[in-house]
C1' cells in the first nucleotide's frame, strides 16, 4: 500500500423569521393575549416472538391443539442474549448451524438398475456333484463341453444412496471366512468439567446400527381466553310496550370441547328511542455518568435527569452561511427482542497479503 | 387491533398426502383454405410456479423470511 473480519457511534450543521401540537407562568369576569420551555426513530416499520397492564376465577382439572428442542447461565419473560461443547465453511481474524429420538412403532425413496433394506446377480469370476449334449468304448465307464440346475460378490455397470476400509492368509473362485492395523458400536474403569462433552486404558462385538422426523409419530419442557374499540367513571333519551316459543339437567361470561367457577330466566318477531364526555395516557423491567462483582450477557450501589402524548390526529415552511450535498423512513397503551429497509461518514480491536528494512 | 385466505402461460383455472418434459380452456404465433378476412383444419407452450433462503437424492408442493392482493370480526 491492498484485501478483509468484528464491535460501537452519527444520521446534514449553525443562525434567524413565521406556523402547528401539548405543558407551565402571568394578566383578564370570560373570550383571549403575552412570555418561557418541550415536541419521532435506529428502525417509530413488519406484527414474527415474549412480557407488563386490564376484564373474564385467584387462571383451576382433563382432552384436543400449538410451540420449543446440545449444555450452563442471563432475564419480568422469550423462539432473545452470553459463554461453552459438537459439526460445517474460511489461509486467517472470524462466520454459520430447527443441534432430542429412525436401537419404540408405522410409512416413503420417481427414473435407472440384477437388487432400494435381514436386498440382489445383467456382464463377469469359479467349478464337472446331478441332468443334457458330443467323442471314444461291446459294455461298465473315461474325456470334453458352462446348455440347464449350481457356487460367488473380487472387478465392471445403475443410482442421490448398494449392507465398513487397507493388507496378508485362505479358496475351485470368493467372501470378516480367519488374522493384523484403521474406523465404528457396546460395556467397564481412571482422571478433567456444574454439565454438554472430550482424553487415557482395558474388555467385547466381525459390523448387528444405510437415508428421511422442516414424514406421521415418540420423549421432555412451555402455553387459559381476549385485547386500550381492553377496562373504569359521569351522563342524556326511552317503555321496563305487544305477540310467539322454551324452560331451571336452560342461558350468558367462554375462546375448540367437557368438567368446574361466577352471574342470571332466556330466545325470536313487531314497534319505539339515543348524545356523548372524562379517564386509562405516559415516571418507566426509564435514561446518563461513575464505582464494584462477573470471561461475558448482566447485576448491585451512588449521583444526576424528566425526554411527544394527539383524538381527523402536531413536529413544517422560508431566508442566509458552510460542507462530504444529505439514505431508509414518521409515534397512537407501554416495554424487551427478532426480522426487514437504509446515502454515507467516524472511532476502536484484529487478520491475511505485497514491498522495503 | 385481531384472525384467515390467495399469488401457477396474456386471461380464467387444475396440479400442492414431495417424483420430475408443470397441464386444461381461451388468447397468441406459423401453415392450409379464401380475391381478402372471419369460421374451420393442421402444427406450436410462449411459464423467474410472487422474490429470497433452507430441509431433502429431488420442492409449484414442506419450513422460515420478505413483497403484493383480498376477506371477516370488534
Nucleotide at each position: 500500500g491492498g484485501a478483509g473480519u468484528c464491535g460501537g457511534c452519527c444520521a446534514g450543521a449553525c443562525a434567524g423569521u413565521c406556523a402547528c401540537g401539548g405543558g407551565g407562568u402571568g394578566c383578564g369576569c370570560a373570550a383571549g393575549c403575552a412570555c418561557c420551555g418541550c415536541g419521532a426513530g435506529g428502525a417509530a416499520a413488519g406484527u414474527c416472538c415474549g412480557g407488563g397492564c386490564u376484564c373474564c376465577a385467584u387462571a383451576g382439572g382433563g382432552c384436543a391443539g400449538a410451540g420449543u428442542g446440545c449444555c450452563a447461565g442471563g432475564u419480568a419473560a422469550c423462539g432473545c442474549c452470553u459463554g461453552g461443547g459438537c459439526g460445517g465453511c474460511g489461509u486467517g481474524a472470524g462466520c454459520c448451524g430447527a443441534c432430542g429420538g429412525c436401537u419404540a412403532g408405522u410409512g416413503c425413496a420417481a427414473c435407472a438398475g440384477a437388487g432400494a433394506a435381514u436386498a440382489g446377480a445383467c456382464c463377469g469370476c469359479c467349478g464337472a456333484a446331478c441332468g443334457g449334449u458330443g467323442u471314444c468304448g461291446c459294455a461298465a465307464g473315461a474325456c470334453a463341453u458352462g446348455c440347464g440346475u449350481g457356487g460367488u460378490a473380487a472387478g465392471g455397470g445403475u443410482g442421490a444412496a448398494a449392507c465398513g476400509g487397507u493388507g496378508c492368509g485362505g479358496u475351485a473362485a470368493g467372501a470378516g471366512c480367519g488374522c493384523a492395523c484403521c474406523g465404528c458400536g457396546c460395556g467397564c474403569g481412571g482422571g478433567g468439567a456444574c454439565a454438554a462433552c472430550g482424553c487415557c486404558g482395558c474388555g467385547u462385538g466381525g459390523c448387528a446400527u444405510g437415508g428421511u422426523a422442516a414424514a406421521c409419530c415418540c420423549c421432555a419442557c412451555u402455553c387459559g381466553g381476549a385485547g386500550c374499540a381492553a377496562g373504569a367513571c359521569c351522563a342524556a333519551a326511552u317503555a321496563g310496550g305487544g305477540g310467539a316459543g322454551c324452560a331451571u339437567u336452560g342461558g350468558c361470561g367462554u375462546g375448540g370441547c367437557c368438567c368446574g367457577c361466577g352471574c342470571u330466566g332466556c330466545u325470536c318477531c313487531c314497534g319505539g328511542g339515543u348524545a356523548g364526555g372524562u379517564u386509562g395516557c405516559u415516571c418507566g423491567a426509564g435514561c446518563c455518568u461513575g464505582a464494584c462483582g462477573g470471561c461475558g450477557a448482566c447485576g448491585u450501589c451512588a449521583g444526576g435527569c424528566c425526554u411527544a402524548g394527539a383524538g381527523g390526529a402536531a413536529u413544517g415552511a422560508c431566508u442566509g452561511u458552510c460542507c462530504a450535498c444529505g439514505a431508509c423512513a414518521g409515534a397512537a397503551c407501554c416495554c424487551g427482542g427478532c426480522u426487514u429497509a437504509c446515502c454515507g461518514g467516524c472511532c476502536g480491536a484484529c487478520u491475511c497479503u505485497u514491498u522495503u528494512u | 387491533g385481531c384472525g384467515c385466505c390467495c399469488g401457477u402461460a396474456g386471461c380464467u383455472c387444475a396440479g400442492c398426502u414431495g417424483g420430475a418434459u408443470a397441464g386444461a380452456g381461451u388468447a397468441c404465433c406459423g401453415g392450409c383454405u379464401u380475391c381478402c378476412g372471419a369460421a374451420g383444419c393442421c402444427g406450436g407452450g410462449u411459464g423467474u410456479c410472487g422474490g429470497g433462503g433452507g430441509u431433502u437424492c429431488g420442492a409449484a408442493u414442506c419450513c422460515c423470511u420478505c413483497c403484493g392482493g383480498g376477506c371477516g370480526c370488534g
This is a predicted complex of two RNAs, RNase P RNA and transfer RNA, with 431 nucleotides together. It holds a member of the Rfam family "Bacterial RNase P class A". Rfam classes the family as a ribozyme.